[in-house]
Context: one part of a larger RNA
């Protein structure tokens, strides 16, 4: 000197962007944060509207669909979060995948026929405080199961043609198991199978990037093979036999630390530190195992089992998991609103309207940060008063005030008043931020300066207190009676709505 997710002291007018629990991955009250679909399904059926009857209370039929739950589909592997863990193909960069999978999306072909039985809801009827649970009865479907049909799929056998090793792509003949669902406002939305594609993903490889030799030998599923078995897929992943290999001073195995990475930060550069914020990737959801459903998990707001820890109990037994937004207790030198709002962008779900969406878009705090701007201009000497020095003559504070002229930014106070929506709806209408920004007006210098320094490094000096005290101080060193180095004032200097001080990296 430059930086910073900063803290701490004094200070302190605006505004724009940004940022904001580095520690206890401690435990957490309350509230929200993932649902949608009546254009799959039976059911419940308000309001209102039409008839009808009335004892003016209202019934009773139809229409019409709000509402609820409950079967079905998608979505709930995404979005969010937070670095424990991990030294490893985690990651980063180039490659294999002839070792594979890909809902929803696009092209392309073909097809969508024909049956069957349940079952929740509902009714009844029972246990239990509760959670929740049984039993009987009935019912529907894009739920579930059966036949049919079939250029795909498996095996076997012929065979063409490639190629990158194992082997890929076809033809061809038996044989084997194998498909579908409807809805509908008639406009479409769906379904099935098989091929490509897009996207995603999953495995595998070379190279790279931490410290410790006071860790020196380290491995029994270890290293290979053979058969099997599991996977969408290779594989020692698993298994059973065989062989005895396999890694290592090019650092094996041990302990320690630690999420990688674009990128930040410093530097001329090499290089050195770093990984907050934003963006890939990775892992993780109170701890630890676990499988299940599905294209996708071994699933933060889904299961089961253990535990540790909190709560309800009627003591029999039952809930819960903020490292999602807020927001509490705790621990800390420290880190914020129990805000608004779907308008917009994006994401689930539906054809749509439309619901959800603490993503998001805003707003609240906090000079934590970076930039801007302002706290006035110009004139104005008898250099006033006052301070403070002082050789008592005077100097200095100082054009500095006052006074005179002006201006009027931000603030403040009146008025107008957005853009963001080219979007959504038939139309009517529809903006959280916001009555905000910006625009016009209005009064008045009016509301707005502080901090740390002043021996030397290093820019700025007198004077009084104190007298090796008190105290200062990054280093050199000052203070024991004239201290430019302690405290205070003057007066100066440097930065400035900051500025010092500590820390941490260059």
């Nucleotide at each position: 000197g430059g930086a910073c997710g900063a803290a701490c002291g004094c200070u302190g007018g605006c505004g724009g962007c940004g940022u904001g629990c580095u520690u206890a991955a401690c435990a957490c009250a309350u509230g929200c944060a993932a649902g949608u679909c009546g254009a799959a399904c039976g059911c419940u059926g308000a309001a209102g509207c039409c008839g009808u009857c009335u004892u003016c209370g209202g019934g009773c039929g139809g229409u019409g669909g709000a509402u609820g739950a409950g079967u079905g589909g998608c979505g709930a592997a995404c979005g969010g979060g937070u670095g424990a863990g991990u030294a490893a193909c985690a990651c980063g960069u180039g490659g294999g995948u002839a070792a594979u999978c890909u809902g929803c999306c696009c092209u392309g072909u073909a097809c969508u026929c024909u049956g069957g039985g349940a079952u929740a809801a509902g009714c009844c009827u029972g246990g239990g405080a509760a959670a929740c649970u049984g039993g009987g009865u009935c019912u529907a479907a894009u739920a579930c199961c059966g036949g049919a049909u079939a250029g795909g799929a498996c095996a076997c056998g012929c065979u063409a043609c490639c190629g990158c090793a194992u082997g890929g792509u076809g033809g061809u003949g038996u044989g084997u198991g194998g498909a579908a669902a409807g809805c509908u406002u008639c406009g479409g939305c769906g379904g099935u199978a098989c091929a490509g594609g897009a996207u995603g993903a999953g495995c595998c490889c070379g190279c790279g990037g931490c410290c410790u030799a006071u860790c020196a030998g380290c491995u029994a599923g270890u290293u290979g093979g053979u058969g099997g078995g599991g996977u969408g897929a290779u594989g020692g992943c698993c298994u059973a036999c065989c062989a005895a290999g396999g890694c290592g001073a090019c650092g094996a195995c041990g302990g320690g630390u630690a999420g990688c990475c674009g990128g930040c930060c410093u530097g001329a550069g090499a290089g050195g530190g770093u990984g907050a914020c934003c963006g890939g990737c990775c892992a993780c959801a109170c701890u630890g195992g676990g499988a299940c459903u599905g294209a996708g998990a071994c699933a933060c707001g889904g299961c089961c089992c253990a535990g540790a820890c909190u709560c309800c109990u009627a003591c029999g037994g039952g809930a819960g998991g903020c490292a999602g937004c807020a927001g509490u207790g705790g621990g800390g030198a420290a880190u914020a609103u129990u805000g608004c709002a779907c308008a917009a962008u994006g994401g689930g779900c539906g054809g749509a309207a439309g619901c959800c969406u603490g993503a998001u878009g805003c707003a609240g705090c906090g000079a934590c940060g970076c930039c801007g701007c302002g706290u006035g201009g110009g004139g104005g000497a008898u250099g006033a008063c006052g301070g403070c020095c002082u050789u008592c003559g005077g100097g200095u504070u100082g054009u500095a005030a006052a006074c005179c002229c002006c201006u009027u930014u931000c603030g403040c106070c009146c008025g107008g008043g957005a853009c963001g929506a080219a979007g959504c709806g038939a139309g009517a209408g529809u903006g959280a931020c916001g009555g905000u920004a910006c625009c016009g007006g209005g009064a008045g210098a009016a509301g707005a300066a502080g901090c740390a320094c002043c021996g030397g490094c290093c820019a700025a000096c007198u004077a009084c207190g104190u007298g090796c005290c008190a105290g200062c101080a990054g280093c050199c060193g000052c203070g024991g009676u004239a201290a430019u180095a302690c405290g205070u004032a003057g007066g100066g200097u440097g930065c400035a709505a900051g500025c010092g001080u500590u820390g941490u990296c260059c």

Predicted 3D model of a 506-nucleotide part of an RNA (small-subunit ribosomal RNA, 5' domain) from Saccharomonospora viridis.
The RNAcentral record of the full RNA draws on ENA and SILVA.
The prediction has a mean pLDDT of 87.
The source organism's lineage runs through Bacteria, Actinomycetota, Actinomycetes, Pseudonocardiales and Saccharomonospora.